[in-house]
RNA sequence: GAGUCGGCCGGGCAGUCGCCGUGCCCGUCAGGGCAUGGAGGAAAGUCCGGGCUCCGCAGGACAGGGUGCCAGGUAACGCCUGGGGGGCGCGAGCCCACGGAAAGUGCCACAGAAAAGAUACCGCCCAAGCGCGCGAGCGCCGGCAAGGGUGAAAUGGUGCGGUAAGAGCGCACCGCGCCGGUGGCAACACCGGUGGCAGGGCAAACCCCACCUGGAGCAAGACCAAAUAGGGGAACGGGCGGCUCGUCCGCCGCGUGUGGUCCGCACGGUUCCCGGGUAGGUCGCUCGAGGCGCGUGGUGACACGCGUCCCAGACGAAUGACUGCUCUCGACAGAACCCGGCUUACAGGCCGGCUC
RNA sequence: GCCGGAGUAGCUCAGCUGGUAGAGCAGCUGAUUUGUAAUCAGCUGGUCGGGGGUUCGAUUCCCUUCUCCGGCU
Repeated sequence: GAGUCGGCCGGGCAGUCGCCGUGCCCGUCAGGGCAUGGAGGAAAGUCCGGGCUCCGCAGGACAGGGUGCCAGGUAACGCCUGGGGGGCGCGAGCCCACGGAAAGUGCCACAGAAAAGAUACCGCCCAAGCGCGCGAGCGCCGGCAAGGGUGAAAUGGUGCGGUAAGAGCGCACCGCGCCGGUGGCAACACCGGUGGCAGGGCAAACCCCACCUGGAGCAAGACCAAAUAGGGGAACGGGCGGCUCGUCCGCCGCGUGUGGUCCGCACGGUUCCCGGGUAGGUCGCUCGAGGCGCGUGGUGACACGCGUCCCAGACGAAUGACUGCUCUCGACAGAACCCGGCUUACAGGCCGGCUC
Repeated sequence: GCCGGAGUAGCUCAGCUGGUAGAGCAGCUGAUUUGUAAUCAGCUGGUCGGGGGUUCGAUUCCCUUCUCCGGCU
C1' cells in the first nucleotide's frame, strides 16, 4: 500500500420554554410545585420461531404445509456454533436448498443418425465369403464407432498393446459401483480386495424417504357499565258487596284503532327488579427466555453461579423549538403486546485480529 | 397495528404442468369515398415491476425487494 474478518459509535456540552409517563407534597373538585424516566441498530419488511390470549380437540392415521450433509446450542426456529463434502481465491478468508435419478411417472424446445436398452449423416475397414480384373485394385454381402459434425448434455477418461479397421477386447493409472478393514458419536476419510462399467441430466417437476406441524391473532381477549330502544318478571292502579277489618275474599269492569253491529284481532298506564348488548372506561401493558460486571465449564454457539441496576408505555397517539460554545458539520430512519432470529436501508468515524 | 391480493404493449386483459409472449381497443400505412366515419388488408410497439438463485434454457419454480389495491376496531 492492497485486502479480509470481528466489535463499537453514529454529533457533544450548557441554558430557557414546552410534550408524555411515574412518585411525593399542596389545594375549594379546577389545578399547581418538586424530583425523576423518555426511541433504534435497524424501532422497518412482516419472512421464520416462541411466549401470551381465545376457539377447536378422546386418541391415532390420511391429506395439506414446511425443513433436508453430520453433531451440538436453544423456549423454539428455515437461526447460531463446530465439523464433513464441493466450489472460488496466491492467502487471510468467502460461498453452497448439500437426502434419494438401479421405486415409479414425466420433461429434455431447436439442431442432430440418435435425447435413453436408441442409432449411423460424413467417415474407417475389406481379414473371412462371393463377383469382376493379368495385376494394383473395385464392388457386393458385411464389420466398426476411433475421427468429423449437431447439441447445454452423446453410453467412463488418458496412454500402451491389440486389430482388416475398431472396441474394456486386454493391461496400467484415474474416476465409479460392490465387499471388507481402520479412524471418527456421526457426516465422512484412508487402506485393501473385487467388478470391465452397472449405463445421461432435471426432484427450487410430480414423487419417495426422514423429521416437524391444530386454527386465529392484543383490532387476541377479560372486567365495569350510561341514555334510548327492545326482552323477562313482580307490584300498584276503577266500581260494588262481604266479614275474621287485612299485605283478605268474592263479583263486575277499562281506553284507542279496525268495523254498520257483535264476535274477533292489534295496541295501550305507573313504579321497581333481572339479565344481554352499544357508547364510554379499566385491565391486558411492560420485571423480561432483561441489562451490566466478575468467576467457572466448553474449541465455540452457550450454560451455570454470585453481585448489581430498573431502563418509554401512549390511544389522535409524547422527543420539539430557541439561544450560546465547539468539532471531523452529522446517514438510514420514529416504539404501539413482548421476545429470539433473518433480510433490507445507512454519510462518516473508531478499535482489534489476520493475510498478501 | 394485523391479515390477504395484484403488477405482462399507450389502455383493458390472456398466457396451468418451463422451450424465446399474444387478443381487443388505440397508433401508423394502403385500399374504398367527392371528403370523413365505418369497413377491409398490412405494419409498428414488450427491461413480462427491480435484483439474485435453480435449470442447457425462467413471464412461469424459489428467495429477496419496490409499488398499488382490499379486509378487520

This is a predicted complex of two RNAs, RNase P RNA and transfer RNA, with 429 nucleotides together. The coordinates come from a structure-prediction model, not an experiment, and the mean pLDDT is 79. It holds a member of the Rfam family "Bacterial RNase P class A". The family's RNA type in Rfam is ribozyme.